[in-house]
Molecule: small-subunit ribosomal RNA
Organism: uncultured bacterium
RNA sequence: AGAGUUUGAUCCUGGCUCAGAUUGAACGCUGGCGGAAUGCUUUACACAUGCAAGUCGAGCGGCAGCGCGGGGCAACCUGGCGGCGAGCGGCGAACGGGUGAGUAAUGCAUCGGAACAUGUCCAUGUCGUGGGGGAUAGCCCGGCGAAAGCCGGGUUAAUACCGCAUGUGCCCUUCGGGGGAAAGCGGGGGACCGCAAGGCCUCGCGCGAUUGGGUUGGCCGAUGUCCGAUUAGCUAGUUGGUGGGGUAAAGGCCCACCAAGGCGAUGAUCGGUAGCUGGUCUGAGAGGAUGAUCAGCCACACUGGGACUGAGACACGGCCCAGACUCCUACGGGAGGCAGCAGUGGGGAAUUUUGGACAAUGGGGGAAACCCUGAUCCAGCCAUUCCGCGUGAGUGAAGAAGGCCUUCGGGUUGUAAAGCUCUUUUGUCCGGAACGAAACGGGUAGCGUGAAUAUCGCUGCCUACUGACGGUACCGGAAGAAUAAGCACCGGCUAACUACGUGCCAGCAGCCGCGGUAAUACGUAGGGUGCGAGCGUUAAUCGGAAUUACUGGGCGUAAAGCGUGCGCAGGCGGUUUUGCAAGCCGGAUGUGAAAUCCCCGGGCUUAACCUGGGAAUGGCAUUUGGGACUGCAAGGCUGGAGUGCGGCAGAGGAGACUGGAAUUCCUGGUGUAGCAGUGAAAUGCGUAGAUAUCAGGAGGAAUACCGAUGGCGAAGGCAGGUCUCUGGGCUGACACUGACGCUCAUGCACGAAAGCGUGGGGAGCAAACAGGAUUAGAUACCCCGGUAGUCCACGCCGUAAACGAUGGGCACUUGGUGUCGCGGGUAUCGAUCCCUGCGGUGCCGAAGCUAACGCAUUAAGUGCCCCGCCUGGGGAGUACGGUCGCAAGGCUGAAACUCAAAGGAAUUGACGGGGGCCCGCACAAGCGGUGGAGCAUGUGGUUUAAUUCGAAGCAACGCGAAGAACCUUACCUGGGUUUGAAGAUCAGUUGAUCGGGGGCGAAAUCUCCCUUUCCCGCAAGGGACAGCUGGUUAGGUGCCGCAUGGCUGUCGUCAGCUCGUGUCGUGAGAUGUUGGGUUAAGUCCCGCAACGAGCGCAACCCCUGCUGCUAGUUGCCAACGGUUCGGCCGGGCACUCUAGUGGGACUGCCGGUGAUAAACCGGAGGAAGGUGGGGAUGACGUCAAGUCCUCAUGGCCUUUAUGUCCAGGGCUACACACGUGCUACAAUGGCCGGUACAAACCGUUGCGAGAACGCAAGUUGGAGCAAAUCGGAUAAAGCCGGUCUCAGUCCGGAUUGGAGUCUGCAACUCGACUCCAUGAAGCUGGAAUCGCUAGUAAUCGCGGAUCAGCACGCCGCGGUGAAUACGUUCCCGGGCCUUGUACACACCGCCCGUCACAUCACGAAAGUCGGUUGUACCAGAAGUCGGUGUUCUAACCCGCAAGGGAGGAAGCCGCCUAAGGUAUGGUCGGUAAUUGGGGUGAAGUCGUAACAAGGUAUCC
Repeated sequence: AGAGUUUGAUCCUGGCUCAGAUUGAACGCUGGCGGAAUGCUUUACACAUGCAAGUCGAGCGGCAGCGCGGGGCAACCUGGCGGCGAGCGGCGAACGGGUGAGUAAUGCAUCGGAACAUGUCCAUGUCGUGGGGGAUAGCCCGGCGAAAGCCGGGUUAAUACCGCAUGUGCCCUUCGGGGGAAAGCGGGGGACCGCAAGGCCUCGCGCGAUUGGGUUGGCCGAUGUCCGAUUAGCUAGUUGGUGGGGUAAAGGCCCACCAAGGCGAUGAUCGGUAGCUGGUCUGAGAGGAUGAUCAGCCACACUGGGACUGAGACACGGCCCAGACUCCUACGGGAGGCAGCAGUGGGGAAUUUUGGACAAUGGGGGAAACCCUGAUCCAGCCAUUCCGCGUGAGUGAAGAAGGCCUUCGGGUUGUAAAGCUCUUUUGUCCGGAACGAAACGGGUAGCGUGAAUAUCGCUGCCUACUGACGGUACCGGAAGAAUAAGCACCGGCUAACUACGUGCCAGCAGCCGCGGUAAUACGUAGGGUGCGAGCGUUAAUCGGAAUUACUGGGCGUAAAGCGUGCGCAGGCGGUUUUGCAAGCCGGAUGUGAAAUCCCCGGGCUUAACCUGGGAAUGGCAUUUGGGACUGCAAGGCUGGAGUGCGGCAGAGGAGACUGGAAUUCCUGGUGUAGCAGUGAAAUGCGUAGAUAUCAGGAGGAAUACCGAUGGCGAAGGCAGGUCUCUGGGCUGACACUGACGCUCAUGCACGAAAGCGUGGGGAGCAAACAGGAUUAGAUACCCCGGUAGUCCACGCCGUAAACGAUGGGCACUUGGUGUCGCGGGUAUCGAUCCCUGCGGUGCCGAAGCUAACGCAUUAAGUGCCCCGCCUGGGGAGUACGGUCGCAAGGCUGAAACUCAAAGGAAUUGACGGGGGCCCGCACAAGCGGUGGAGCAUGUGGUUUAAUUCGAAGCAACGCGAAGAACCUUACCUGGGUUUGAAGAUCAGUUGAUCGGGGGCGAAAUCUCCCUUUCCCGCAAGGGACAGCUGGUUAGGUGCCGCAUGGCUGUCGUCAGCUCGUGUCGUGAGAUGUUGGGUUAAGUCCCGCAACGAGCGCAACCCCUGCUGCUAGUUGCCAACGGUUCGGCCGGGCACUCUAGUGGGACUGCCGGUGAUAAACCGGAGGAAGGUGGGGAUGACGUCAAGUCCUCAUGGCCUUUAUGUCCAGGGCUACACACGUGCUACAAUGGCCGGUACAAACCGUUGCGAGAACGCAAGUUGGAGCAAAUCGGAUAAAGCCGGUCUCAGUCCGGAUUGGAGUCUGCAACUCGACUCCAUGAAGCUGGAAUCGCUAGUAAUCGCGGAUCAGCACGCCGCGGUGAAUACGUUCCCGGGCCUUGUACACACCGCCCGUCACAUCACGAAAGUCGGUUGUACCAGAAGUCGGUGUUCUAACCCGCAAGGGAGGAAGCCGCCUAAGGUAUGGUCGGUAAUUGGGGUGAAGUCGUAACAAGGUAUCC
C1' cells in the first nucleotide's frame, strides 16, 4: 500500500466482498510448564447456609458464664483480682464493598461564583470546666402470649437527662437591653489537711464556649454532552415583583397578593435510547466505535411513599406505612430482603472456591494491649488474554523399508528415520532455603513539661516478639532423550498439487463461483503451505471506505439544480479616516486528579508485569500587550446599486373594438348519379336530388403570406389590425443619492396541457362510446360518425422530458464568422460599404476542463459568495402519519424483505420489416424440368422376432452403400463354443494336417474308419511345415464425434483475414484496410499519419484451342510400284495422328474517354483479345456441423458374453407422407427398311472374332490379343424411303399369366435378361418450386468402377446443338461504407404484464389483549408541618403543703400525599376472520408492450 466482482473487451460511476488490528468473548478439534492479568456482557430474576460492623470496664450500675484469690468441713459465700454475657452510655455504623435499574439533566466534564455547614483533626490559639436536682434500663417480683415480644409494681448508676451560677468571646436587638455552656475519668506524688474516702499538687485523656485553619460536603452560573420535525408549538407556581414562611444556605423551594409574563426552527415540548468521565479499541491523522477490570463523580439497595436519629442519611446488612413474593404459626399473630464474599436454582452460547489470613496496606473502636474487618493480602478453578520456555542437539546415503505418484526410467516423503556421539531447560526424586518485618512494645541517654530524680511527650541508641502465602520462589544434587504437537488451509483474491472415489448426486462456498464421467474448488489419501500450545469458526468494533468527503466527494448524459420569480430571518459584502478591542495574534499565571499512552532510568535470569523521574494533557479561565485583517461605532468617497433627462426596438401583459381567407350549416338557383374513403374495402352521405358550381345568410374558432438560424418575457409562454392602460429592457451624455448590494431556509406570488365547480358558447377537431374494416384474436393502429372537452367569464387544481435534463450573482481568461437593437468614426451624391463601442442571440474552434461524449467570454475553464439537492438496484415516490384540495390527487416520505449488481460514455462485432454503393442464373428475359401418372430408388412413419446402424434446413433423404439371394451383416430366432475365430512368439509333443469314405445333425460342431510328410545327415540330431497342449498379447461395428487425432461438408473461389514499426486514444481500440476512381478481385492508380509485410486474389501446374522442331510403330498414305482393291504389300514420314519440347497474348500497337493515372470503350493485326475456355488449387475463421460403423485414440462398460462359429430369417415388410430419378402422355412423333460420322475407356480365374444353332436372351466353339496391332464394337440422334393421321391410338408401357436363358452351392422369401400373351395410370400436370448465359441448356448414344450375377444410380466420353439477359425496383445469398441498438449463446437475441401454483416479509381491517402517559373526580396508610390539647405529665417557677403555672405528650381536627378506585383521552406494541399490493421461485398459461423506423418512433 491494495485486491476480487457489472462487459465480448474498455474507461468511469457505484455497491457488495476480502486481506489488518482488536475483544470481559463463545463454539469445534487439540493440549507440556511457568509468570502476570481477567472472569454473569443474559433475569436490577428468586435465594437455602455461613460469614461481610463493631468496639470501649481508663463513662456507669453491675456479675450471667470462665479462671485466680479470700472465707468456709461442705453445700456454698465473697466483684477482692484477671476479665466480662446482657443492659445504660459514648464513638462508629452516612466509610469501606456491590450494581447500573432509573436518569438526556435535579447527572457528568471543564472553568468560574457567593448566600452556607462541617463530628473527628490542627494551633507551645483564647476563655472556662462552679454548684445542685429528678428519673430510668439492668436487677427483683407478678402477669399475658405458640412465638416474636409485651405489660404492671419495686430498687439503682453514670461522661444518660434537667435547672441554677458565671460567661472572654458568641447570637439577637427597637441599641435601652435580651438570650444561651460544660462531665468527668485515669496515672503519679513531697510538704500540708482529713479517721477514712480523699482534699491538694501535677501530668495525660475528656467536656463546654469561641476564633482561625484544614478537610469534606451543600448550592448557583457559563460552555460542552445521542437519535427522531412522520414530535411545532409548550407553560398556571407557569415568568417576574412585594411581603412572609422555610433551610446550614441563595432561590416560587413554599404561601398570600399584584403584574402577564417565560421558553421555542441556534429545535422548546414530546417520543426513543443511554449512567457520565479519565480512559479503551481502531485509525497516518481528523475521526469512528466503546465506557469490563483500575480511578473520579452520580444514582440505586424487593417495588412505591415517608420521615426519625445524627456533624453527616431521607440510610444496602436502621425505623414506619402500602404492595407483591417467600417462610413460621397453636390461625390469634409474626418474620424476611446477597445489585457485600462464597454458594444454590433459573435464564443463557457463556463466566470460578460455600478456601486461608489479618503477616502486610488501609479502616472502626480503644489511653493502650488488643478486638473487628469476605476492604485487603494470598491460595484454588478456567489456554479467557498477554508474555516467556520446552517437546532435543550434532553427525548420519545403502538416498533403507513402508506410503504416494509414475512417461515404469524413476520421482517424492528424505538427513527425515534407524545407527553413532552429546546435552538435561521443563517434568520426576533428594537436600538446603528466602525478601516481603519494622514499627507499636521493652530498656536506656538527652531535651521539654513539672515542686519532682514521678508521669508524659520528642529525638538518638540497644533490644524482644510477629509470615496467611509456604517449606513457596530460589539454590544445590541424581537418573535419563527420557515426560511433552496440534490445528487450519492448498481454484483466483492468497503462501501451498497430485491420485482415487463421486457424477448438478452427495456436498462446498467470505466474494467471484465449483459439482451433469478425466473436479488442483465435494470426500479420502500422499505431498505441500501457514501458524504453533495452540489453531480454526462464529459474533462484534474500527480500518481499508475519499462509501457522509472538516482534513477529503459530487449534481449536462452515471444518484443529484427546487418549474420560475419576489423576498423577511440568516450567510456574505466596494473604498477611505479615526476610535474600540468582541473575534484574531503574542507573553505570563492558575487549572487541566492519579493511573493509562510516550521518553529516559530502575526491579523481577528475559519479557509480559511492577516502579522513579520527565514530557504530554491539543482544553478552559484570569491577566497583560498588539492593532494588520474581520467585526462594532462615528465621519467621508464614487467605481457597485439606484434616480432624473434624450432616443430606440419588440408576437411583453390587460381590456375594448374590428377585418379578410377557409371549414361547417341554412336558404335559393344550375345540374345528375354518384360522392366520400382506403393498402384494398366497407360502414356513411345521395334520385326526398348529394358531390360539383353560383348567389345570399348564420355562427364559432384560428389568424396564410411577412416568418427567420428573428424578437419579447422570470419561467409557463406570446403572432390579423386599431385604440386605451401598463411592466421591463437597451443606448447616449450630463446631473443627483452615497453601499442603499448579492443570495435566500420558512413564506408569498406566477405557473403548459389535462382535470374539477358555476354560468355561457359550440364552426372545426375530438378522449369516452357506436359502427365498418384488419386480424388467430384486435376492447388497437386505418375508415365513417360522435359526446365531454377544446373557446369565454369567475373560482379551484399546482403538476410535465415545466429541458440547455446545466440554480443565482460578480470578476478574470487566445480567436474566427453570422444575425438583432442602439451609438461613434472614415469614405460616398446616395443606397451602402469599411472600422469601432455597448447589449442580446447562433455557429466553429485555442488553452483549460471532462470517464468519455462534449463544453469552450452565453463555460461544463479559473476563482469568490449564497441557496437547493445526491449517497447501490429493486421494494417505492409505495405504506403509515401529517398537511393542502370539492374531487382527481399534490407535498412531505420510510421499513421489512430481496439482489451482485443496477448504471454512464465510448469500442469491436452481430442484427434491423435503417440508409447508400456493388456483386452472384439472385430476380428479370428465355429454354427445359420437378410438383399430377406408372415404375425405380432413398427417407419418414407404421409394422415386425428383426425390419442393424449412422446422416436431419440450405450443407440428411439414387447420402455412408463403386452394387444386402448365402457371404457381406453389424439385426432377429435357434443350435454350439470359452485363453477363445485369426496372426505373432516361446516351450513341449505328435507326424500328421491335408485328402478319401461313413454316422447324428439344418449346418457349425462332434464322432468313426482308411491312407499319408519334406530337406540335410550313415546315425544321433537339426531345420522346414502343420496340428495339439501350455505361457504371453485376447476380443467387442458396445457407449461418449460434447474427451480427441485424422479426414470431410458449408459459408465460398466470397475477397477478404492479419502482422511489424510509427502515429492517435487514459483505454478497449483506431489508423494502415477509410476516401476519389477502377477491377472478376484489398486488381491497380491517385490521395492520405502512415510506411512496409504476410496468408488469400492473380500468376506459376494440367487439359483444350494455333504453330515450329524432334521422333515414325501398332498410326498415316501425297508422290512411285504391286494388289485378291482391304494401307493389303514394297516403300516413304510430306500430311493426319501420337507425345515430348519450344513459340504465341503483353492492353504490346492506334484512336477516344479519364486527373496527364489506373483503367474503360472502339479498332488493327491475329488461331486465339483483354483472367481465350475448362480443371486442380479453398485465406483467418464459423457451424461443440459430420464421422469412435474406414482408420487411429482417451475414458467407461462387457469377459461361459455386448466375444466367437453355424443354419435359417431380416435389412426387400406397406394404409400412408416426402425427396431424387427413369419412362411417358405422342406427328419436331411411333413403327419398318436402308445408310453415314465419334470420343473416351476396358480386357488373361479376362475380352472373346469369323462360323454354326436358336424368334430371342443365349448356346456350341475357340482364331487373335497382356493389346495405337486382337477383342468388347453395330455408336445413336442424323439422313433417305415407307406407313400410321389425332384415337387412350400402330402413343404409353405398368401389371399379370405362360414359356425360357444366364450367373451362382443355392434365384421361394429376394436377381437380371429373352419370347408369347396381357395392355393399367397417363392427353403436359394446383399452390409452389429447380437447373441453365455457349459448344452452355436441351437432346442422342458410348464407356468405366463396383461386380459370380444384378444400374433408370454414380463417374466419364463424344455427336447434334439453341433461346434470352431491357435492367437492378423487388425475392435470396454475399461484399464495402454508414446509422440505431436495452443484442454479445449475438434477432432462432433480448424482454413486459395479467393469470395459475408454492413460499416470504409488509400494509389495511370488525375487534381483542397489553405497555406507557395525560385529565377530572373518589378515597386516603405512614409521616412532617399547623391548630387544639377535654385527658395525662418527675426535674424549672410560685407555694409550708394541697395545689397551681410554664413546658411536654397522647388523642382529635386540618393541609399535603403513595399504593388503590371510577370515568375519559393520547400514544406505542402484540394478535385477528378477511383483504391489498410487493419480493422470490424450474421447464406453466395468454398474448408481444419495449430494445432496429421493434414493424403505430419512443417517452413525461